[in-house]
Molecule: transfer RNA
Organism: Fidelibacterota bacterium
RNA sequence: GCCACCGUAGCUCAGUUGGUAGAGCAACGCAUUCGUAAUGCGUGGGUCGGGGGUUCAAAUCCCUCCGGUGGCU
Numbered sequence: 001g002c003c004a005c006c007g008u009a010g011c012u013c014a015g016u017u018g019g020u021a022g023a024g025c026a027a028c029g030c031a032u033u034c035g036u037a038a039u040g041c042g043u044g045g046g047u048c049g050g051g052g053g054u055u056c057a058a059a060u061c062c063c064u065c066c067g068g069u070g071g072c073u
Stems, first nucleotide, its partner, number of pairs: 001072007010025004019056001027043005049065005
């Protein structure tokens, strides 16, 4: 330098051919316990990597940039 894949909650990830952004773990609160852990219930947490475009509507489609991984030279 070229090619492919990936970037979504604190972490690991899902999101089925555009139509309300989710799960598990973690955190916090409550219950349970003499207390802790465990367990049960609940709550909060997101400019969907940045910018632009298409569209009534974009995490999703198109362009560009940034970062990561792998491959080739």